Predicted 3D model of a 1483-nucleotide RNA (small-subunit ribosomal RNA) from an uncultured prokaryote. It matches the Rfam family "Bacterial small subunit ribosomal RNA". Rfam links the family to the GO terms structural constituent of ribosome and ribosome.
RNA sequence: AGAGUUUGAUCAUGGCUCAGGAUGAACGCUAGCGGCAGGCCUAACACAUGCAAGUCGAGGGGUAGAAUGUCUUCGGAUGUUUGAGACCGGCGCACGGGUGCGUAACGCGUAUGCAACCUACCUUUAACUGAGGGAUAGCCCAGAGAAAUUUGGAUUAAUGCUCCAUAGUAUUGUACGACCUCAUGGUCGAGCGAGGAAAGCUCCAUGGGUUAAAGAUGAGCAUGCGCCCUAUUAGCUAGUUGGUGAGGUAACGGCUCACCAAGGCAACGAUAGGUAGGGGGCCUGAGAGGAUUAUCCCCCACACUGGUACUGAGACACGGACCAGACUCCUACGGGAGGCAGCAGUGAGGAAUAUUGGGCAAUGGACGAAAGUCUGACCCAGCCAUGCCGCGUGCAGGAUGACUGCCCUAUGGGUUGUAAACUGCUUUUAUAUAGGAAGAAACUUUUCUACGUGUAGAAAACUGACGGUACUAUUUGAAUAAGGACCGGCUAACUCCGUGCCAGCAGCCGCGGUAAUACGGAGGGUCCAAGCGUUAUCCGGAAUCAUUGGGUUUAAAGGGUUCGCAGGCGGUUCAAUAAGUCAGUGGUGAAAUCUCUCGGCUCAACCGAGAAACUGCCAUUGAAACUGUAGUACUUGAGUUCGGUUGAAGUGGGCGGAAUAUAACAUGUAGCGGUGAAAUGCAUAGAUAUGUUAUAGAACUCCAAUUGCGAAGGCAGCUCACUAAACCGAUACUGACGCUGAGGGACGAAAGCGUGGGGAGCGAACAGGAUUAGAUACCCUGGUAGUCCACGCCGUAAACGAUGAUUACUAGUUGUUGGCGAUACACUGUCAGUGACUAAGCGAAAGUUAUAAGUAAUCCACCUGGGGAGUACGGUCGCAAGGCUGAAACUCAAAGGAAUUGACGGGGGCCCGCACAAGCGGUGGAGCAUGUGGUUUAAUUCGAUGAUACGCGAGGAACCUUACCAGGGCUUAAAUGGGGAUUGACAGGACUGGAAAACAGUUUUUUCUUCGGACAAUCUUCAAGGUGCUGCAUGGUUGUCGUCAGCUCGUGCUGUGAAGUGUCGGGUUAAGUCCCAUAACGAGCGCAACCCCUAUUUCUAGUUGCUAGCAGGUAAUGCUGAGGACUCUAGAGAAACUGCCCGUGCAAACGGUGAGGAAGGUGGGGAUGACGUCAAAUCAUCACGGCCCUUACGUCCUGGGCUACACACGUGCUACAAUGGCCGGUACAGAGGGCAGCUACCAUGUGAAUGGAUGCAAAUCUCAAAAGCCGGUCUCAGUUCGGAUCGGAGUCUGCAACUCGACUCCGUGAAGCUGGAAUCGCUAGUAAUCGCGCAUCAGCCAUGGCGCGGUGAAUACGUUCCCGGGCCUUGUACACACCGCCCGUCAAGCCAUGGAAGUCGAGGGUGCCUGAAGUCAGUGACCGCAAGGAGCUGCCUAGGGUAAAACUGGUAACUGGGGCUAAGUCGGAACAAGGUAGCCGUA
Repeated sequence: AGAGUUUGAUCAUGGCUCAGGAUGAACGCUAGCGGCAGGCCUAACACAUGCAAGUCGAGGGGUAGAAUGUCUUCGGAUGUUUGAGACCGGCGCACGGGUGCGUAACGCGUAUGCAACCUACCUUUAACUGAGGGAUAGCCCAGAGAAAUUUGGAUUAAUGCUCCAUAGUAUUGUACGACCUCAUGGUCGAGCGAGGAAAGCUCCAUGGGUUAAAGAUGAGCAUGCGCCCUAUUAGCUAGUUGGUGAGGUAACGGCUCACCAAGGCAACGAUAGGUAGGGGGCCUGAGAGGAUUAUCCCCCACACUGGUACUGAGACACGGACCAGACUCCUACGGGAGGCAGCAGUGAGGAAUAUUGGGCAAUGGACGAAAGUCUGACCCAGCCAUGCCGCGUGCAGGAUGACUGCCCUAUGGGUUGUAAACUGCUUUUAUAUAGGAAGAAACUUUUCUACGUGUAGAAAACUGACGGUACUAUUUGAAUAAGGACCGGCUAACUCCGUGCCAGCAGCCGCGGUAAUACGGAGGGUCCAAGCGUUAUCCGGAAUCAUUGGGUUUAAAGGGUUCGCAGGCGGUUCAAUAAGUCAGUGGUGAAAUCUCUCGGCUCAACCGAGAAACUGCCAUUGAAACUGUAGUACUUGAGUUCGGUUGAAGUGGGCGGAAUAUAACAUGUAGCGGUGAAAUGCAUAGAUAUGUUAUAGAACUCCAAUUGCGAAGGCAGCUCACUAAACCGAUACUGACGCUGAGGGACGAAAGCGUGGGGAGCGAACAGGAUUAGAUACCCUGGUAGUCCACGCCGUAAACGAUGAUUACUAGUUGUUGGCGAUACACUGUCAGUGACUAAGCGAAAGUUAUAAGUAAUCCACCUGGGGAGUACGGUCGCAAGGCUGAAACUCAAAGGAAUUGACGGGGGCCCGCACAAGCGGUGGAGCAUGUGGUUUAAUUCGAUGAUACGCGAGGAACCUUACCAGGGCUUAAAUGGGGAUUGACAGGACUGGAAAACAGUUUUUUCUUCGGACAAUCUUCAAGGUGCUGCAUGGUUGUCGUCAGCUCGUGCUGUGAAGUGUCGGGUUAAGUCCCAUAACGAGCGCAACCCCUAUUUCUAGUUGCUAGCAGGUAAUGCUGAGGACUCUAGAGAAACUGCCCGUGCAAACGGUGAGGAAGGUGGGGAUGACGUCAAAUCAUCACGGCCCUUACGUCCUGGGCUACACACGUGCUACAAUGGCCGGUACAGAGGGCAGCUACCAUGUGAAUGGAUGCAAAUCUCAAAAGCCGGUCUCAGUUCGGAUCGGAGUCUGCAACUCGACUCCGUGAAGCUGGAAUCGCUAGUAAUCGCGCAUCAGCCAUGGCGCGGUGAAUACGUUCCCGGGCCUUGUACACACCGCCCGUCAAGCCAUGGAAGUCGAGGGUGCCUGAAGUCAGUGACCGCAAGGAGCUGCCUAGGGUAAAACUGGUAACUGGGGCUAAGUCGGAACAAGGUAGCCGUA
């Protein structure tokens, strides 16, 4: 010091979460020791038992008892000494100790004051201590009562009570002087009056007593300042505020009372409610702050709850009293007793907090002259890892880097790991034994010294709970001692197995659906360590309440606007003052704590000493710049005056025309109107249209504009009156008069409300017609409130510039409005407005930029995650609607802003494509073929499924193929290699079993050799096999977008960044093709070209090809000689490049019925497929990870199935006929194939074919053309069209044509007469049409696929529309990317909450009644010598009772909305023009 988390990515906003520290802690696992601390945070709940405050005989009387003496009737009596307990009396008990209920207060803190006060014990000073009296407790006697307790009688003492005397400087009355101060006053002095003291004990001494003064200490009172939350608490107060007088108190005072006055407090927060002891300090933080008030210290309050006084120096008294109440206990029922919030301890509560210990040895306290007694204060010990600190659990060597475990790429490595074993060493701690403290110095006693009977000093003696503790020495021996959490990121630390959205984890993000570093286990590792984690709480991080130190255009946030009281802030000059401010000084700021230094425990924690600090408050002295205050002067802020100008500024009145509607009349006839298209509606009773006239209400065309005016809302025909404003110019005047503005006042669109008018048009509601699946909408026809006017309410809007007001300053450019100067225009200047652009700056960016969102100042308002919610409750305003103010529970980890890249749009622009259009031919209808779905089945194997599956994998299922089914077998087939054993075979033939084969069994035949072996087979073993799963683990291959023109990179530049630029723009192209321009310059993969075929030609070469000329020959044929001319073959070249011309253009390029050329603008065709998309397809071509099967999911065989068939779809073939069918004749290809083959030719057969026969391993032989052409026939019909189906007979292939082959012949002769909605292909040698070949293949279900040639068209105006694509741009709430996102009702579950008839409480106040104890007042005939008292009366009051209301909390039938949930239902509101732009206010 930061980090994680919103996004595809980015920046910023913003919340949530984490890392740190801390604790009086608790819980889980674990645990060796010591030191120092700490230990009921909850029930101020209730308490058994013991202890916690006594002491003094040197104040008093005196007793039981004891010791001892005498006498004795042995019962006892008496003297002396000593003397417990109790009693009177004195002092103490008001300290010490506990707790935090109450208290928001002079309670606490701090600083002052008391001229308004007291103070026992202590210190100092001065004086005094004389003389009487009467009682009473105890003791004794007699009673009452269960007890507590108490009554009567007799007698007695004191330092108890009381009387008299004395007394100054006490007190007080009267009046005077001097001095002082702070207002009342204070101090001192003197005069005359009144009136008040004392105690004794004692041998002495000391000590004690009284009065007065002073000190010290400790209280009391008063005051300034500071001290929590709520305004959803705004008014409170009758002793209240003050005065006079009196009383009371230690003392001032309404403290109390009588009278008088009517005040006092409060927005600077009174009153009320809630919560709470305050401070020093402690925790955290860089600090400022925040949070807290355990231990220790100071103050306060309290002592079962409430009240009251007494005593006393001091109390309204924790271990005192009285009364009332609640509770507990005792009781003989009559009556009594009690108060742990002292120390221990018990119960209860709780997550949770200790011993019914020892001692007064030390420190401190009470009493005492002292010894001493008392002391749960205190000092110690016990329990608890509760915290802090310290120590230890060993150290060194030791590699075959041992074994086990775990992991791997597994013949071997890695890791655990120098770790272990083993060797040596040490002994803190532990064990055992022995020694053994400091804390102790006093008091006191004894002795001595100094002077002066006593004091001071010295020495010695006495005293230890802790404790035989700390500590020290010796003994033994590594011996007695390590765990916890974590290991996906944040955050240090990784692998395997198990599990399979299960079990579970989780602080946040999130992990888990078969390869989990995130669950559970293991191995390994990391971090801490006698602890480690978790939970809870506080601060920090959080600048996330921002004084230090934040914001408000769009993220949350500027009030709708303005006026203005209080408040805050405020121009220039001079001099004054000294409140703020600054400096010096003084006092105080307790100690402890913190910091620094030094020191003591072996160190540390801990403790001690000293210093510093305590940032504060008060006083005093000084300074005078700034602010303030009271003055003086000024003019520039502000205002006034005069003159002009401007405008849809406001209010009221008058006037105007156009349009619309209605009415009347006229013309006129069948429709009008309306829509996407219609219908409702109007109209023959005369509409619409047209004309004339009349009436009504509302709004003001053009001008008109980024114009103008106004505070905002808002304001528009013309004109008049009244009112206000702004600006400009000018001089004079006032002299800071200013700015802002909480609360408050006024204004405030539309809608809405009230009363009364008005009502043409428009038009919520409503009605009807359409649309639609529906249509309570959009569209249409009507139409009521309303819109208009007057008066009165409401007070809200996306009331927006989403930008508060005012002032000053800070570069420019260019419009425009109103003035001024100048004026003929122009140019130019200036003031006030209103626009556009832009620099610096600012900003997250978009943007803004003198009209700031810049730089500064002042004041106000507002914000602090999203939802719940602008909701609930309360208050207030309103006639109502509703407005203003305005939460919480609960819930989520985001919500939101700006910009970027994509994708998408029923957004836009440009462009392309057989995309549409223009054409030609099809499909969809029929029959058949084939594939698919579905169904069926033992099986109908599997895969492919929009485009991009469906004549697809399959380029050929009768067996085989074959993966499927039924049945029967085998346990390892084949290949290769290695090891071992055996044999000379195995195979083949025949027979048997079996439905059959495989298989099983029987039988038969059978190597070479140099003898070493070779070869082969069998058995066995190790490696098998799987068309089983996962194409969502993969490689490879493929489809598609798409042969579309795109996809990227380097460097540079721009931007905070994601990214952009380049690749955009203007042209052009088939093309990101090229040119120009240009913060880009280049480059790569694509395009094009290079490759192949084809179109022309040249050269070379002529066999199997060709044959023009020459020659020979035939019935005929390049048949033969010969030839290379031609065709052709197949090699090498040429040729085409917008090269030339014209036109357009800057260029690229385009156009041309141009020239030339075989070919002209990539000539035609092919091969060639960028980055990527679809988790596209394929684990069944192949390969491969993981999982699964192993006498089976492997393998062999027979038969069946893949060929099923109510049906649906795709792709094809053949047709429906005359551009045709049939018959006869006749002509012309190319590319291929051929020896288990193609076969000429001949023969036979109607034919498929068969039997012969020859040529050809091929430019030689052969398969081998059809449409066409020439004739003939048919004549529009289910036909001489069409050929399905079926019957019969055959041919061929093949082990075998039943399921299930093809072909031939004869016969049969179905549907079908051109095909609905819809849909497909094709732009030239193309479509259409005609045949031929090939692969696979024994044969073939081929009408398929791939090729080949023959004949050979039509049309394209064009890009509006459909589909697909490219580029640019725009919007976006999408990014799984529109097959997206997302809203609301309803239904179900859960949660918190509002209302509510009621019901149950709490606290406080008020009225009335009653009223204990007690003080005070009065009285007091009774008691007392007296002082005084009993008694009685009155006032006040705790408590109790009662009444009505307010406030607050719990609960509640029922009810309201809200939130969260699985994949529910209905729609489709928003995001794109979201398909009716969206949104705000209102009804």